[in-house]
Context: one part of a larger RNA
Order: sequence, then C1' cells, then structure tokens
RNA sequence: GGACGAACGCUGGCGGCGUGCUUAACACAUGCAAGUCGAACGGUUCAGUCGUCGGUCAUCAGACGUCAGACGUCAGGCAAGAAGGAAUUCGCGCAGAAUUCCGAUUUAAACCUGACGACUGCUGCCUGACGACCGACGACCGAAUAGUGGCGGACGGGUGAGUAACGCGUGGAUAACCUGCCUAUAUGACUGGGAUAACGCCGGGAAACUGGCGCUAAUACCGGAUACGCUUGUUAAGAUGCAUGUUUUGACAAGGAAAGGAGCAAUCCGCAUAUAGAUGGGUCCGCGUCCCAUUAGCUAGUUGGAGGUGUAAAGGACCCCCAAGGCGACGAUGGGUAGCCGGCCUGAGAGGGUGGACGGCCACACUGGAACUGAGACACGGUCCAGACUCCUACGGGAGGCAGCAGUGGGGAAUAUUCCGCAAUGGGCGCAAGCCUGACGGAGCAACGCCGCGUGAAUGAGGAAGGCCUUCGGGUUGUAAAAUUCUGUCUUCAGGGAAGAAAGAAAUGACGGUACCUGAGGAGGAAGCCCCGGCUAACUACGUGCCAGCAGCCGCGGUAAAACGUAGGGGGCGAGCGUUGUCC
Repeated sequence: GGACGAACGCUGGCGGCGUGCUUAACACAUGCAAGUCGAACGGUUCAGUCGUCGGUCAUCAGACGUCAGACGUCAGGCAAGAAGGAAUUCGCGCAGAAUUCCGAUUUAAACCUGACGACUGCUGCCUGACGACCGACGACCGAAUAGUGGCGGACGGGUGAGUAACGCGUGGAUAACCUGCCUAUAUGACUGGGAUAACGCCGGGAAACUGGCGCUAAUACCGGAUACGCUUGUUAAGAUGCAUGUUUUGACAAGGAAAGGAGCAAUCCGCAUAUAGAUGGGUCCGCGUCCCAUUAGCUAGUUGGAGGUGUAAAGGACCCCCAAGGCGACGAUGGGUAGCCGGCCUGAGAGGGUGGACGGCCACACUGGAACUGAGACACGGUCCAGACUCCUACGGGAGGCAGCAGUGGGGAAUAUUCCGCAAUGGGCGCAAGCCUGACGGAGCAACGCCGCGUGAAUGAGGAAGGCCUUCGGGUUGUAAAAUUCUGUCUUCAGGGAAGAAAGAAAUGACGGUACCUGAGGAGGAAGCCCCGGCUAACUACGUGCCAGCAGCCGCGGUAAAACGUAGGGGGCGAGCGUUGUCC
C1' cells in the first nucleotide's frame, strides 16, 4: 500500500447492486416450511332433478249434511181473540209453561204454525283433479372428503460437528453394477379366488391410543393359463479380448406377467414383459492433498490362498480351513488441527494466505445404534431401541427434537422482519381445472461493502465586521461573507404512469401507484473526521512545567514545548474519517 462476512469511537443527505451469528453442532415458546389424485375404490355428508309413498295447505269440481233467508204447494189456527206487545205466577233461568190485558181483518184473501219441494248464502265432512311445502325411500347428477390405494415425502432448503479419508480434485476402469419418472421399438393384458380398512355393534384408557364381533370395494392381495425374447441348468457352432472372460446364432428342460379408468364415440390416460437410449448413481484404481520424530516401530481378519455366505456389484466385506505374511526414515503407527474444490485476497511473477457469499462434491440432522419400506434412504420436519433434556398425566402411562423461514433466551466486540406473494422461474401431484411450495420472486432493518450523486453556480474589495498574530506599520482568515444575478441535480407537492405477461382468444403483477416522465415551489432541508517534531503533506500563540499527558518507531514534557491541552491558521480524506484485529 492492498484486502475484510468485520468490530469500536466521532459523524451521517440520497440512490443502485450486493452482503449480514465468524461465538454455543447451546436450549428453544408460537406460526408456517410436503403434499396431491374422487378420471383407482367402497362409503359418508351436503345441494339439485326425477319417480313412488305419506302428511299439511290452497284452488276447482262432485256427493252428503247443518243453520239462516226468501218463494211455492198442501194441511191446520184466527174475535170462544191470529201474529206481536206488556204484566203476573211456577221455574236456578230474557229455557219453557200457564194466566190476564192490549191487538188485525172480516167472503175469499192476508196473517200465523207445521210438513214437503226447489233456490240462495254461510259452514261441516267425504271423494277426485291440479299446484305448493314438508318427510321417508329409490334413481341420476354435482360438490366436499375421514379411510383403502397410487405417486411424491431420497428433490428442494440448512449446517460444517465429524472426517487427514479414494473424503475431495484430476485422469481412468467397470469384461464386477443398478437406474422410478422420460424417449424409442416389439409383444401382450385370458380366467378365477379369498380377504381387509372405512362403516355398524360391544368394550378398555385421563390421554396417546387400542381390543373383540359383523359387513364391503378396488389400478390393494393371491392362484391358474399364455410368454419368441427374459432368468436358471445342460449342450452345439462361430467371433473376439490385457486375464478372469465377453459376445453372436441355435437346441432341450424348468421358472416367471398384467388393471383398469374416462369418454356417446373416435380416442386418451394408465398396466405387463423385453430390448435400446437418456439421466442419475454405486464400486475400484494412478497421481495430488496441513503440522509434530520432543510420536519409530505398527499389525491376528492382520497379509495371502481354496471354498462358501452376502450384495445390484469386485473384494477378509463376512465365515470355516490352510499358509505366515503385510506396512515403515520415499515417515508406517500415534498425536494435533481441518470439510475438499471451482474460486477469493495479495503479489510483476514464482509464491503465500484463505475456502464467508455463489456453484460442484462430501458429511450430519438432540446423542448413540438398527433396520423396514422403496427404483433410490439406513431417511432433517418416517419407524424401532437406548441415553440426556423438556413437557403433559387421573401416577397406570404418554409427547417432543428450528444445523428449514421468521422469532425467543443464552453466549459474544458483533450480525436483520414472528413481513408480502405464488404475478414470474422452478418443483410435487393431477387428463385437466387446480392444489401445495418460508424453494423462489419481492419488500423491511443495518454507511457492513462497492459504485454513483448532492450539500449550490457566476459576479462580488470600501479587501467590511469579528477572530488570531503582530516588529503596532500591518499581516491573515479572504472572493471567503454580505450583496446582485441565476440554476433546480437531490428534496417537497401535484398530474401522468410502466416493462417484467408467456400459452389460440380472454383473464392473470406480490413488488407498486414503485421506477420513469411532466409541472410548480424555494438556496431553501443535507459535512464531518483525522492530522500538522522526523519518517509524512501541513505553524504560530497561550496554558502546563519529567506534572498533566502523548506515543506506530525514534522519542516529547524538569518555565519561551511547532511532539501535552486549548485557540487561530494549515494539510489530508470526504458521507465518511480514524482506531483495533487478521492476511499478503
């Protein structure tokens, strides 16, 4: 001088792009971070439509009836007093009966009573039709989904504890291997069966959960058939390789498959077997990969062989037997430290240091161990066992795992929001619509870093005032200010307003009314920090008096200190400036 995931001190206007627990792989409250498919399946719930049955209501029609009115016919009553009115008595009685008085017309009629006939009105009940509502059952269609089933939870995300190792890097080998989904090709999908969850009933338990009995479905499970190719065994011929061997074409024997769903249909999505590809992995090998010799010897499954087990696969990987080997100053063994690399920093380079962010690989998921399922795990948000810790409990027993995103406590010099959205990119599932996605896209906080911009510009000497110094003449601050004339970056307000959105059309933006554009206002709102003895750019005065203090090194300070403190002046850098730490 450069650099930093930095921290501390003083200071701090804006924007863009990045970065942000280096310490306790310490413990974690709370929420979210992996689901999806009803086009695999049986149910369940809800809604709609239709059918059957039942109930309620309304309308219409018919039958039967009650009451009232008016009409007609017949019969009876009417001065020995009709209808009606009043009074009295009996009576519980404006039920009824009896008695007395008034009372019409006088042939008939009228009036009164009764019966009958038909009409009108009110109302009751029954039957039928149509409609509405409610309920039950059945069918169809739609939506939702606890369970069975399929695919995905082995990706994505985090961390660096362990690991000095084929872990990583690089170059090879696999004639010693696997590969779901995807692509291509070929062929096939015939025929049967028994269960079981859900559900119902009955229990146990505080809970977590769980037992018995009964029913039922499938792309769940299990037989049989078929299967050139596939696997195994035997066998024939050929080709070829660095060895074990590999490979081609045959023959015989044995073994091994399958599932359906949607649609009116065409067809589509699936299923089985085989071959090939692509992708992703497994394993092995050469070389490289920190410090200590104040670590010099290490090793019994140890080294090798034959046979077997095991695996997708070679192999002491494992087992029985046999042999006695194997490694080491070219550093074995032991101890310490550490994830490795692309890269990053520095340097002219060689080299040295480093491995935070981004990308690749590896390892881990409270600690230790184990397997299950599966194409793939010995599995962060799966299972089991043990341990430590925390929590619940009815004390019998249970539950949990932030090194996912936020967030809390703790540790520390020190490191952020319990934010928005699936609009984009990508992923899982699904025929699709779509659902899920703390991946991701964004916003928030922090001068933590880099980059850019601003804090005004021009003119302005009577060189104002004030400050400081002074040889008292003056010098300096200093065109600096004031003043005049401007500008409008940033800022403030108002108006407009994106791209990112792609798919046949339409629709679809979290960011965000953001970026950006236009107009208006007014120099208004925006400068500090360190240093001035030499190294090293920059000097005087006062105070202090080996005191107080400074200091990276040399060293300053004991009465005129350019080195301490303050002031004026000056130098450097500038939204930063210094200090500390680490590396070159």
A computed fold for a 584-nucleotide part of an RNA from Pelotomaculum sp., annotated as small-subunit ribosomal RNA, 5' domain. Lineage of the source: Bacteria > Bacillota > Eubacteriales > Desulfotomaculaceae > Pelotomaculum. Its Rfam family is "Bacterial small subunit ribosomal RNA".